[in-house]
RNA sequence: CCUGGCUCAGAACGAACGCUGGCGGUAUGCUUAACACAUGAUGCAAGUCGAACGCGAAAGCUUUUCGGAGCAAUUGAGUGGCGCACGGGUGAGUAACGCGUAGAUAAUCUACCCUGAAGCUCGGGACAACCUCGCGAAAGUGAGGCUAAUACCGAAUAACACUUAAAUUCUAGUGAGUUUGAGUUAAAAGGUUUACCACUUUAGGAUGAGUCUGCGUACCAUUAGCUAGUUGGUAGGGUAAAGGCCUACCAAGGCAACGAUGGUUAGCGGGUCUGAGAGGAUGAUCCGCCACACUGGAACUGAGACACGGUCCAGACUCCUACGGGAGGCAGCAGUGGGGAAUUUUGCGCAAUGGGGGAAACCCUGACGCAGCAAUACCGCGUGAGUGAAGAAGGCUCUUGGGUCGUAAAGCUCUUUGUCCAAGGGAAGAUAAUGACGUUACCUUGGGAAUAAGCACCGGCUAACUCCGUGCCAGCAGCCGCGGUAAUACGGAGGGUGCAAGCGUUGUUCGGAAUCACUGGGCGUAAAGGGUGCGUAGGCGGUCUUAUAAGCUAAGGGUGAAAUCCCAGGGCUCAACCCUGGAACUGCUCUUAGAACUGUAAGACUAGAGAUGGUCAGAGGCAAGUAGAAUUCCUGGUGUAGAGGUGAAAUUCGUAGAUAUCAGGAGGAAUACCGGGAGGCGAAGGCGGCUUGCUGGGGCCAAUCUGACGCUGAUGCACGAAAGCGUGGGGAGCAAACGGGAUUAGAUACCCCGGUAGUCCACGCCGUAAACGAUGAGUACCAGCUGUAUAAUAUAAAGUUAUGUGGCGCAGUUAAAGUUAACACGUUGAGUACUCCGCCUGGGAAGUACGGUCGCAAGACUAAAACUCAAAGGAAUUGACGGGGGCCCGCACAAGCGGUGGAGCAUGUGGUUUAAUUCGACGCAACGCGCAGAACCUUACCUGGGUUUGACAUCCUUGGCCCGCUUUAGAGAUAAAGUUUUCCCUUCGGGGACCAAGUGACAGGUGCUGCAUGGCUGUCGUCAGCUCGUGUCGUGAGAUGUUGGGUUAAGUCCCGCAACGAGCGCAACCCUUAUCCUUAGUUGCCAGCAUGUAAAGAUGGGAACUCUAGGGAGACUGCCGGUGUCAAGCCGGAGGAAGGUGGGGAUGACGUCAAGUCCUCAUGGCCUUUAUAUCCAGGGCUACACACGUGCUACAAUGGCAACUACAAAGAGCAGCGAAACCGCGAGGUGGUGCGAAUCUCAUAAAAGUUGUCUCAGUUCGGAUCGCAGUCUGCAACUCGACUGCGUGAAGUUGGAAUCGCUAGUAAUCGUAGAUCAGCGCGCUACGGUGAAUACGUUCCCGGGCCUUGUACACACCGCCCGUCACACCAUGGGAGUUGAUAUUGGCAGAAAACGCUGAGCUAACCUUCGGGAGGCAGGUGGUGUUUAAGCUAGUGAUGAUGACUGGGGUGAAGUCGUAACA
Repeated sequence: CCUGGCUCAGAACGAACGCUGGCGGUAUGCUUAACACAUGAUGCAAGUCGAACGCGAAAGCUUUUCGGAGCAAUUGAGUGGCGCACGGGUGAGUAACGCGUAGAUAAUCUACCCUGAAGCUCGGGACAACCUCGCGAAAGUGAGGCUAAUACCGAAUAACACUUAAAUUCUAGUGAGUUUGAGUUAAAAGGUUUACCACUUUAGGAUGAGUCUGCGUACCAUUAGCUAGUUGGUAGGGUAAAGGCCUACCAAGGCAACGAUGGUUAGCGGGUCUGAGAGGAUGAUCCGCCACACUGGAACUGAGACACGGUCCAGACUCCUACGGGAGGCAGCAGUGGGGAAUUUUGCGCAAUGGGGGAAACCCUGACGCAGCAAUACCGCGUGAGUGAAGAAGGCUCUUGGGUCGUAAAGCUCUUUGUCCAAGGGAAGAUAAUGACGUUACCUUGGGAAUAAGCACCGGCUAACUCCGUGCCAGCAGCCGCGGUAAUACGGAGGGUGCAAGCGUUGUUCGGAAUCACUGGGCGUAAAGGGUGCGUAGGCGGUCUUAUAAGCUAAGGGUGAAAUCCCAGGGCUCAACCCUGGAACUGCUCUUAGAACUGUAAGACUAGAGAUGGUCAGAGGCAAGUAGAAUUCCUGGUGUAGAGGUGAAAUUCGUAGAUAUCAGGAGGAAUACCGGGAGGCGAAGGCGGCUUGCUGGGGCCAAUCUGACGCUGAUGCACGAAAGCGUGGGGAGCAAACGGGAUUAGAUACCCCGGUAGUCCACGCCGUAAACGAUGAGUACCAGCUGUAUAAUAUAAAGUUAUGUGGCGCAGUUAAAGUUAACACGUUGAGUACUCCGCCUGGGAAGUACGGUCGCAAGACUAAAACUCAAAGGAAUUGACGGGGGCCCGCACAAGCGGUGGAGCAUGUGGUUUAAUUCGACGCAACGCGCAGAACCUUACCUGGGUUUGACAUCCUUGGCCCGCUUUAGAGAUAAAGUUUUCCCUUCGGGGACCAAGUGACAGGUGCUGCAUGGCUGUCGUCAGCUCGUGUCGUGAGAUGUUGGGUUAAGUCCCGCAACGAGCGCAACCCUUAUCCUUAGUUGCCAGCAUGUAAAGAUGGGAACUCUAGGGAGACUGCCGGUGUCAAGCCGGAGGAAGGUGGGGAUGACGUCAAGUCCUCAUGGCCUUUAUAUCCAGGGCUACACACGUGCUACAAUGGCAACUACAAAGAGCAGCGAAACCGCGAGGUGGUGCGAAUCUCAUAAAAGUUGUCUCAGUUCGGAUCGCAGUCUGCAACUCGACUGCGUGAAGUUGGAAUCGCUAGUAAUCGUAGAUCAGCGCGCUACGGUGAAUACGUUCCCGGGCCUUGUACACACCGCCCGUCACACCAUGGGAGUUGAUAUUGGCAGAAAACGCUGAGCUAACCUUCGGGAGGCAGGUGGUGUUUAAGCUAGUGAUGAUGACUGGGGUGAAGUCGUAACA
């Protein structure tokens, strides 16, 4: 940079929860249990009609013989009519003609309503109510008797109604109309009243309904086959109506990959939410349709139901009961319980709108209109306005100056919009009456700033910052993540930001998500091309002509309900809301027209494709035969002790003769060499000696033929490396497993010795590979150059041409255009387009489980989820790293010299000890370090004793100089007593220094944090590197420059170069040292001249030399030769004191290590304040079984000892160095000349040299330890100093593994001085004396530099990371089974009901010959058959829960074992 997931910002909601809450308008309000609800807590929701009918009736009026009668009204139950099929509720079921849309009904019905036509005649017999008698607890019910009708029945009349026959007209149509003939069928004599309402038949309309059809309508293929009334026909039945709707018979069909069947889920639509749209999600309120009414079944009535507030039956549940039997169905409105995160009043009214009945008045109406509850949603309003700086108080913060809340408040002035209070008026809704709402809305007047602000957030995304508290705790968190003592992330506060009567949270949906991509994605490496071909369905398809009109285009008709959305206008003060109109409803359908394109039909063509003939190349395939070399084995010969194998060995073979060598033989497998090639062939896998046979494919050439015959290709079929499996052969070599030997901590590996399956052949399976070009097939188009093979032409050959034509291979090169995230691809595309197929959608779980198919098995194919993470991944970049590569450097190795590690001692550290052994430093880069020096002090530690504004600083007040001295107590600090004494300046006011006391601000802290810091320092490393500006390249990180070729100590310099320049480093400039010149000569020097001594620059002098210290010179690869690229440079040489940075020093780039230091200093924060401060005494830092580092001295003869005798440099010195001289064996003492030092002193340098001695030994080496005696410093050497003398005389005889320093005046060795310091070092620093050896070289070890390469690392290899095991938790598979709900099959059984058959009995209407018959059983009954619900039983399927045990998986803090991967 890309891919890719996760997450957020938006909108919405029938919401819920938390905090808060002023008002109004308009909407909305059980999303869960289609759970239970009237009878013992409830009410209501469907009645009405007396103008259909009879009966009964209190009050009223009239009348009366006072018994009653009549009238009118009202009312009761009943007969009868209409309604109860509407309205209202719910969404269980339903994946369906259920819904939506467009049609059909010529296959139908339709009460009430409207219009037209015709009619309304004559009769009859009953049953309720009522009365009487019974049964029953009740619900209810039986028998007998009376009675009316618009209830019921008969007859007449007959139609344009119905049936049937014929003719004829129309229609796309199986149908409709007209005419004629024949046959059949009707009514209520009604009601009130004077005009209507009913009634019957019929035709039409309107409305409503039934049925049928095209298209559309969820998910699962881990559901692939389903179906016997099933599909069709004939006949019949049935219905309002077509139809297997039902029955009988006949035929064997019908559906399905364009997804049947099965399973899961779900009412559908208008719409709603979201979205730019396309889409996605959804189906509350309103409207349309459907379905349901406790569960299941059934029919009756009716115009309409298989009926929510009807009936019957069965079941579950609830209730009543006298136990015999009965009753019920809120998914109507309220309401109750329950469930739930969660959803309202048992309100008012029929005033309006609408509905039912009625002629009407009117009655009924939980429909509806209103009110109530709820911030549940949307909309509107308000909680005041102006002025007001002393920038008040207070809060917060602070660098103490201030800042901020903040004109905010107070104060002053003003207003009354909304709310509130009070009073008055007062609608519309009503077209005559009627108003629940209604103390209505609204208007007017008065009052008073009065009554009214919260919630969330402030690390980034994302607008908004500080303080305190906390300290990986408490907690936060949408994602990233925050919290381990300075938290803008937790909690609080102040401040701020955003919304606002609300604000947040949670849940859900769409969006963002182009993250399923139709619009609009991809597949070389990120997830993704099938292993390859053939080919079915399907998809797509060359040129021309004609036709057609399915797709397509245009115009028009119908429809797309209303509401909603949008636009315009209007009405509520605005808005939400409502009304009116328009537009729109992207759709379906019909008609007409068009004909370019696609399709279809017909005809033609040859450029695609194929065929014929000739020719060419080839490890293409299959089969048979055959050849030589080699390995092994066998036989024989020669020959003798080893062979073989490895990093090195061993196992192994061999004296029973191996290996080696010669000859012969056996057998199996594989085919060296080859211009064997980045060469050829094949679809892929793959194919390699030679010959023969059979056979597939391909190229070229020539003309000719067919005439689109083509491309792709789901399912399917075939082929398909190696390994593996089965059967039978074969078996030389090789070689899983296995055995042995090694290696190793182990080594079930790598290495070695053996060795079986297998490898080979035949036949049959398997069907997978990094089956890769990680790149599906086909067609067209879009740059070149060279080479190879082939062909043609031409030629002596090289070559030329392939303008006409190809194939192979992309092997090399520049790569244009283009593409790509980049890498890269680039005519063999990963380019530009088209066609078809396959595949992908975060990582893990997992290519796993379950199911299915295939397989002998191994296993293959198909293929999830729970759970878990916020990443996983690709390409490239910069670093770092590599037991990667190249080049180079360094005492890095090597070559040398000397050490350490062993001994004793010194010193530091660890550990241990202790009251304390103060603290820090820990690989290199802590450990003779801080400490250039702990007896007290230092000192920070411990013990004990004291002080508290303090040992120290500043300010204030008061007093006074202060200081000092003496004595006493005490370990001292300190305390007490005594004593001495009276500062300086002055403008005379006072001021200052110092001391004491007091007060509080404050002091103090070597207390913590070096991981809050500054400064300083170490280290890589005196390594040669580190960067920048502009330009250029790259999407970008970045690159280039800085790489390359040379060269250098060096990124030093040169050349080249898309770079050109520059900076910090390197070098140089600085100091010192080495040579010379010059200047100057004291304290230094003395050649020459003189004096002089035992000697001596001692003296006069001198200024030459040395030296001192100022200034210069000199060295620059400058010169010569060679080499090198004409360069930089390198090599050699000359000259020169010095030669290639002459030697040494100072000087340390960008950075790294959270390196070191808060105990040098400074400093933030925290802590402490009668103590963690401060003073004092004593102790400790010096301890001591031990371990390590750094040193000293040694172990001796290159030495020790003794004597004698030379030669330095550089330093230091006044509280100092201290001479001479004297004393002491000595340390030292006495002494005090000289010197603030080129003058004097420390101060004799030592090793060396000369001579002597010792003679290889624990010694004449070595000196530890200890004893005694001393010296010096110091207030004081006990713990705890140094030194001296005498005595003592330990370990140690050259040091294991390992390890350090050094390249020349260096190592080694020898002494000298200094800092610190009273004294004290073997340490440190500096100085000179003597003075080596070695370096072939860069393979290796260590460190470093540059380039390059790989990377899964970036805290950067001390990295990352894998698996088993152990423990905990989570989800999940299997599992003997157990258990539920569900679907279905067979059987049994069979209520109610319908239909059929049948029997007995009874019987008003009609007929009758009076015997009976027809008809009926309505309101009662028996038997039986068919259909059939619940139920019972046996089984089957799919599915849920659970289950001892068991399998793997995931997650988890620092567990165990190894180290598989990344170099």